Context: one part of a larger RNA
């Protein structure tokens, strides 16, 4: 790609072309001022006496907004790179946020600022200006076990608070205080994670033989968490190559994967590990961590808004859309599990993830019926005309119901979490919180699950390619070097097991043969 196609489980690849639209990174009110919307509660008004409508952050909550973590994970995709990559095995001059351990802290101030309000500009995007406030935001001071510098005299550097509970005292009735609990600083140690160096391996091409000036080495300063021409002044002429430098060229790499008896020889989709990229080019910010797919700035090409002054955007995330092509799918549901973010939790977010839907693209497994049944029925094909074949095939008779269909029952993916209560630890405490252990309560997208029962009836369920030889499978008729076959040999010019056609036979099966590719 021709034909054909019942069921189930499993698993799934085109141009780094362009993109409409949805969704793919949130979350924390127990860090903070607060109140725009929901609801609950108060209070006032008008009355229709149960409704409006306005006021109150008192309370659940909670949009904008400051702050903190997390958007460097997880998801895509192979463009680009022959070594700044990967694979092995080695090193040292390195950093590492949550997390684990251990040491020591955790006091006293201080001025801003978004929100809110007032004002102004602008088609929007957004901006601008006065006035106010608040923090685990910013910033000094104090102290300084450990830590860093040092010319060993000395010198430098922190920290934030919240939320639970509560018996004395104090009380401005806010809380002081104590205590748990989460955090906060400083530091040491480890774990993870990353960065950087060495060696060896790592495709073709000599119709690329020379190549190289920051290029090789040192001094001196510079950067960088770190060694180093990594950078930069100067000083010396070195460095690499027929053991292929350098240039083209071509590819993302391994574990593997295909194939083979090995050796090898293609390969590198699914899944795992590492690199690289994020319309193209550069740059750096913030941050433990990026020079950052859904983050900023610059140029560039699209493209889209616009009021012509300006302004958006980025699917190689999951869906889907045009174009491209020989081809490759749903703008489906679920956070129930597993695991990430954040939260003290409840819980939110999660197109990762789990499921579903589409495709015979594979690969596995079933099924499409059993037994019996010669009168060798009727039909078909043959024929020497006697018979031979189809063929137990079929109809009869007797059976069974997988799957598929209707009904109905029905596991396991659920363990927590949460609320009672026991006992232990923590504490001044039997409060609160932690940890085991008992008992309730729930939590399932998938799903009409998976299994099981039962209803009815053989009922719903076989095709394709070949039968000259190689190669399992052979007659008949049409044709007449013609139509036509062919992977190689080669068939066909009147008796073609080779064309076409039927009867029969083989070889595979829900597939089957042909093309293309490797081995």
């Nucleotide at each position: 790609u021709a034909c054909u196609g019942g069921c189930g489980g499993c698993g799934g690849c085109u141009u780094a072309c362009a993109c409409a639209u949805g969704c793919a990174a949130g979350u924390c009110g127990a860090g903070c001022g607060g109140u725009a919307a929901c609801a609950g509660g108060g209070g006032a008004a008008g009355c229709u006496u149960g409704c409006u409508u306005c006021c109150c952050g008192c309370u659940g909550a909670c949009g904008a907004g400051c702050g903190g973590c997390g958007g460097a994970c997880g998801g895509g995709u192979g463009a680009g790179u022959a070594a700044u990559g990967c694979u092995u095995a080695g090193g040292a001059a390195u950093c590492u946020g949550c997390c684990c351990a251990g040491u020591a802290g955790u006091g006293g101030g201080g001025g801003a600022u978004a929100g809110c309000c007032c004002g102004g500009g602008g088609a929007a995007a957004c901006c601008c200006g006065g006035a106010u406030u608040a923090a685990u935001a910013c910033c000094g001071c104090a102290u300084a076990c450990g830590u860093c510098c040092u010319a060993c005299g000395g010198g430098a550097g922190a920290a934030a608070g919240c939320a639970g509970g509560g018996g004395a005292u104090c009380u401005u009735c806010g809380g002081a205080c104590c205590u748990u609990g989460c955090g906060c600083u400083a530091u040491u140690g480890g774990a993870u994670g990353a960065g950087c160096c060495u060696a060896a391996g790592u495709c073709g091409g000599a119709u690329u033989a020379g190549c190289u000036a920051g290029u090789u080495g040192g001094u001196g300063g510079g950067g960088u968490a770190a060694a180093g021409g990594c950078c930069u002044a100067c000083c010396a002429a070195g460095g690499c190559g027929a053991c292929g430098a350098u240039c083209c060229g071509u590819a993302g790499c391994u574990g593997g994967u295909c194939u083979g008896a090995g050796a090898g020889g293609a390969u590198g989709a699914u899944c795992a590990g590492c690199c690289a990229c994020a319309u193209c080019g550069g740059g750096a910010c913030u941050g433990a961590g990026a020079c950052a797919c859904g983050g900023c700035c610059c140029g560039a090409a699209c493209u889209c808004c616009u009021a012509c002054g300006g302004g958006a955007g980025g699917c190689a995330g999951c869906a889907g859309u045009g174009g491209g092509g020989a081809a490759u799918a749903u703008u489906g549901g679920a956070c129930a599990a597993u695991g990430g973010g954040g939260g003290c939790a409840a819980c939110c977010c999660u197109g990762a993830u789990c499921c579903a839907g589409c495709c015979a693209u594979g690969c596995c497994g079933c099924g499409u019926g059993u037994g019996u049944g010669a009168a060798g029925a009727a039909g078909g094909c043959u024929u020497u005309c006697g018979g031979g074949u189809u063929g137990u095939a079929a109809a009869g008779c007797a059976c069974u119901u997988u799957c598929a269909g209707u009904a109905g029952g029905g596991a396991g993916g659920a363990a927590a979490a949460c609320c009672u209560u026991a006992u232990g630890g923590u504490u001044a405490a039997u409060a609160c919180c932690c940890a085991u252990g008992a008992g309730g309560c729930u939590u399932g997208a998938c799903g009409u699950u998976a299994c099981c029962u039962a209803c009815a009836g053989a009922a719903g369920a076989a095709g394709c390619a070949c039968c000259g030889g190689c190669u399992a499978a052979c007659u008949c008729c049409g044709u007449g070097c013609c139509a036509g076959c062919a992977g190689c040999c080669g068939c066909g010019g009147u008796a073609a097991u080779a064309c076409g056609g039927a009867g029969g036979g083989u070889g595979c099966a829900a597939g089957c043969g042909u093309u293309a590719a490797u081995c």